[in-house]
RNA sequence: GGGUCGGUAGCUCAGUUGGUAGAGCAGUUGGCUUUUAACCAAUUGGUCGAGAGUUCGAGUCUCUCCCGACCCA
Numbered sequence: 001g002g003g004u005c006g007g008u009a010g011c012u013c014a015g016u017u018g019g020u021a022g023a024g025c026a027g028u029u030g031g032c033u034u035u036u037a038a039c040c041a042a043u044u045g046g047u048c049g050a051g052a053g054u055u056c057g058a059g060u061c062u063c064u065c066c067c068g069a070c071c072c073a
Stems, first nucleotide, its partner, number of pairs: 001072007010025004019056001026044006049065005
């Protein structure tokens, strides 16, 4: 230098054919318990790596760039 894959909640990851962003864990509050843990219920939490384009509408499609892994040279 070229190519492939990935970047989504604090962490691990889903997200279908473009149609109001989710799960588990974690956090907070309450219940239960003599207390803690466990268990049960509720709840908080996102510039979807950055920017631009297409579209009525983009996590998803297109382009450029950044970061990581791997392959080729």